About this RNA
The part of an RNA shown here (small-subunit ribosomal RNA, 5' domain) has 581 nucleotides and comes from a Minisyncoccia bacterium. Lineage of the source: Bacteria > Bacillati > Minisyncoccota > Minisyncoccia. Rfam family: Bacterial small subunit ribosomal RNA. Its mean pLDDT, the model's own confidence on a scale to 100, is 80.
Context: one part of a larger RNA
RNA sequence: GGAUGAAUGCUGGCGGCGUGGAUAAGGCAUGCAAGUCGUGCGAUCCUUCACCUUACGCAAGUAAAGUGAAGGAGAGCGGCGAACGGGUUAGUAACACGUAGAUUACCAACCCCAAAGACGGGCAUAAUUCCGCGAAAGCGGAACUAAUUCCCGAUGGUAUCGCCGAUGAGGCGAUUAAAGGAGUAAUCCACUUUGGGAUGGGUCUGCGGCCUAUCAGCUAGUUGGUAGGGUAACGGCCUACCAAGGCUAUGACGGGUAGGGGAAGUGAGAGCUUGUUCCCCAACAAUGGAACUGCGACACGGUCCAUACUCCUACGGGAGGCUGCAGUCGAGAAUAUUGGACAAUGGGCGAAAGCCUGAUCCAGCGACGCCGCGUGAAGGAAGAAGGCCUUCGGGUUGUAAACUUCUUUUCUAAGGGAUGAACCCUUCACCUUUCGGUUGUUGAAUAAAUCUAAAUAGUUUAUUAUACGAUUAUUAAAAAGUUCGACAUUCGAAAGGUGAAGGGUGACAGUACCUCAGGAAUAAGCGGGUGCUAAUUCUGUGCCAGCAGCCGCGGUAAGACAGAACCCGCAAGCAUUAUCC
Numbered sequence: 001g002g003a004u005g006a007a008u009g010c011u012g013g014c015g016g017c018g019u020g021g022a023u024a025a026g027g028c029a030u031g032c033a034a035g036u037c038g039u040g041c042g043a044u045c046c047u048u049c050a051c052c053u054u055a056c057g058c059a060a061g062u063a064a065a066g067u068g069a070a071g072g073a074g075a076g077c078g079g080c081g082a083a084c085g086g087g088u089u090a091g092u093a094a095c096a097c098g099u100a101g102a103u104u105a106c107c108a109a110c111c112c113c114a115a116a117g118a119c120g121g122g123c124a125u126a127a128u129u130c131c132g133c134g135a136a137a138g139c140g141g142a143a144c145u146a147a148u149u150c151c152c153g154a155u156g157g158u159a160u161c162g163c164c165g166a167u168g169a170g171g172c173g174a175u176u177a178a179a180g181g182a183g184u185a186a187u188c189c190a191c192u193u194u195g196g197g198a199u200g201g202g203u204c205u206g207c208g209g210c211c212u213a214u215c216a217g218c219u220a221g222u223u224g225g226u227a228g229g230g231u232a233a234c235g236g237c238c239u240a241c242c243a244a245g246g247c248u249a250u251g252a253c254g255g256g257u258a259g260g261g262g263a264a265g266u267g268a269g270a271g272c273u274u275g276u277u278c279c280c281c282a283a284c285a286a287u288g289g290a291a292c293u294g295c296g297a298c299a300c301g302g303u304c305c306a307u308a309c310u311c312c313u314a315c316g317g318g319a320g321g322c323u324g325c326a327g328u329c330g331a332g333a334a335u336a337u338u339g340g341a342c343a344a345u346g347g348g349c350g351a352a353a354g355c356c357u358g359a360u361c362c363a364g365c366g367a368c369g370c371c372g373c374g375u376g377a378a379g380g381a382a383g384a385a386g387g388c389c390u391u392c393g394g395g396u397u398g399u400a401a402a403c404u405u406c407u408u409u410u411c412u413a414a415g416g417g418a419u420g421a422a423c424c425c426u427u428c429a430c431c432u433u434u435c436g437g438u439u440g441u442u443g444a445a446u447a448a449a450u451c452u453a454a455a456u457a458g459u460u461u462a463u464u465a466u467a468c469g470a471u472u473a474u475u476a477a478a479a480a481g482u483u484c485g486a487c488a489u490u491c492g493a494a495a496g497g498u499g500a501a502g503g504g505u506g507a508c509a510g511u512a513c514c515u516c517a518g519g520a521a522u523a524a525g526c527g528g529g530u531g532c533u534a535a536u537u538c539u540g541u542g543c544c545a546g547c548a549g550c551c552g553c554g555g556u557a558a559g560a561c562a563g564a565a566c567c568c569g570c571a572a573g574c575a576u577u578a579u580c581c
Base pairs, nucleotide, nucleotide: 001581002580003579004578006577007576008575009574010573013373014372015371016370017369018368019366020365026329027328028327030326031325032324035080036079037078040077041076044073045072046071047070048069049068050067051066053064054063055062056061087284088283089282097208098207099206100205101204102203103202106201107200108199111197112196113195114194115193116192117191119153120152121151122150128143129142130141131140132139133138159175160174161173162172163171164170180189181188182187210256211255212254217247218246219245222244223243224242225241226240227239228238229237259281260280261279262278263274264273265272266271286307287306288305289304290303309320310319311318312317337363339362340361341360345359346357347356348355349354376406377405378404379403386397387396388395389394411518412517414515415514416513420508423504424503425502426501427500428499429498430497431496432495433494434493435492436491437490439488440487441486442485443484444483445482446481454475455474456473457472458471459470460469525570526569527568528567529566531550532549536565537564538563539562540561546553547552
C1' cells in the first nucleotide's frame, strides 16, 4: 500500500448493485415451509333443476319421501410426489474431494423411440354402522362395500433357471404379464412385457493436495485361497475350513487440526494465505442404533428402540425435535422483518382449468462493502466586523462573508406513468380427421309394369313371289323406384392444429421515469500537524497532568501534554483495533 461476512469511536444527505449469526451442530413459544388428483373408487353432507308418488288444498301451490342430472365440501381407500427443492459444516486425513480412467461386475420411476399385448374369474379391506376400553394420545371386536388395491387361471414368452449338445450354434422342459378412465364415436390419457436411447446414480483404480518421530513398529477377518451365503453389482461384505500372511523410514500405527474443489485476497511473478456470498461434490438432521416402504432413503418437517432435555396428565400413560423462513432466550465485540406475492422463473400433482410452493421474485432494517451524485455557480475590497498573532508598523482568517446576478442536480408540492405478459378464456375463419344428413355421378342387386327403336328366328294375314302390317320369344338400349357400396358436393357436430378479434391476469408500485411550480433553498465531518510523514504559532501546565506505532516527549519560554487560532490529509465518511499478502 491492498484486502475483510468485520467490530469499536466520532459523524452522517441521496441513489444503484451487492451483502449480513464467523461465537453455543446451545435451548426453543408462535405462525408458515409438501402437497395434489372426483377424467381411479365407494359412501356421506349441502345447493340447484327435472320427473314421479303421497299428504293438505276447490285451485294455484306447499310439505315429505324416492329417482336422475349439474355444481360444491370435507374425511377415507387408491395413484404420483414427499429421496427434489431449502439449511448447516458437527464429523471426516477418507476413493471424502479434484483429475484421468474402468465396469464382460451393475441399476433406474417419470421422459423419448420401436415391437407385441391387455382374455376369463375370485377373495378381501378402509370408509360407514353397532359394541367396548381410555383423562388424553389412541386402541380392540362384530357386520357391510368399491376400485387403476390384492389374488388365481389363460395367452405371450426376446427375460431367468435346468437338461442335451462341446463351453458354441441349436433343441427340449420349467417359471414370471396386464387396469382401467373420459368421450356418441373417432380418439386421448393410463396399464403389461421386451429391446434401444437420454439422463441420473452405484462400485473399482492410477495420480494430487495439512502438521507432528518428544508417535517406530502396526495387524486375527488381520493377508490370501476354497466352498457357501448376501447384494442391482465385484469383493473378508459375511460365515465355515485351510495356509501364514499383509503394512512400514518413499513415515505404517498413533496424536493434533480440517469438509474438498471451482475459486477469493495479495504479489511483477514464483509463491503465500483463505475457502464468506454464487456454483459442483460430500457429510449431517437433539445424541446413538436399526430396519420398513419405495425406482430411489437406512429418510430434516416418516417409523421403531435406547439416552438426555422440554411439555401434558385423572399418575395408569402420552407428546416433541427450527443445522427450513421469520422470530425468541442465551453466550458474544458482533450480524436483519414473527413483511408482500405466486405477477415472472422453476418444481410437485392434474387431461385441463387450477391448487400448493418462506424455492423464487420483491419489499423492510444495517454507511457492512463497492460505485455514482449532491451539500451551489459567477461576480464581489489593497481587503468590513469579529477571532488569532504581532517587532504595535502590521500580518492572517480571506473572495472567505455580506451584497449582486444566475442555476435547480437534489428537496417539497402537483400531474402523467411504465418494460417486466410468456399465458388463460370466449367467439369467428381456415386446414386435417371422424361421425351423421342433403344432393349429384357411378357400380351391383331386384318385384311388377310401361314405352321406343333395332336385329334374328318362328307363327299369322295378304300374295305367284318380293314387300308391308300384326303378334310371340330372345338379345340390346333408355328412364324411373327401393336397398347396398364407392367417389364427389354441401350442411351440421366433435377433436386437433393455425390465424384473427374481444375479454382477463403485476407482489414490486402509483415505484422507476417524464412534465410543471417554488426557493440557495434540505445536506460536512473525522483524523492529524517533532522526525519517519503532508501540515506551526500562542497560552496553560511544570518528570505533574498526560502523550506514544518506533525513536522518544514533559523537571518554567514544550513546534511532541491540554486549549485556542491557523494549517495538512481524506471526505459521507474518517480514524482505531483484529487478521492475511